[in-house]
C1' cells in the first nucleotide's frame, strides 16, 4: 500500500429496507425464618463517525476511524 471480516443495551450476540430485540447483568415486587434459587415486571440504545440513495436506512452505496485476519 492492497484485500477480507467485525463495530448494535453494562457484557455476549441477533436483526439483511417498514416502530431496534434476546440471554446474562441491574432495579422493583412475589415467594422464603434469612440468603440463594424460582416467578412476575421495569429501566437501559446519537445502531463507530460523516455524507449519499430511498416515501422510509442498523440494513444499500461512498469516505473516515478502531479492532482482527490475509497479500506484498
Nucleotide at each position: 500500500u492492497c484485500c477480507c471480516g467485525a463495530g448494535u443495551a453494562g457484557c455476549u450476540c441477533a436483526g439483511c429496507g417498514g416502530u431496534a430485540g434476546a440471554g446474562c447483568a441491574g432495579c422493583u415486587g412475589a415467594c422464603u425464618g434469612u440468603u440463594a434459587a424460582u416467578c412476575a415486571g421495569c429501566g437501559g440504545g446519537u445502531c463507530a463517525c460523516a455524507g449519499g440513495u430511498u416515501c422510509g436506512a442498523a440494513u444499500c452505496c461512498u469516505g473516515u476511524c478502531u479492532c482482527g485476519g490475509g497479500a506484498g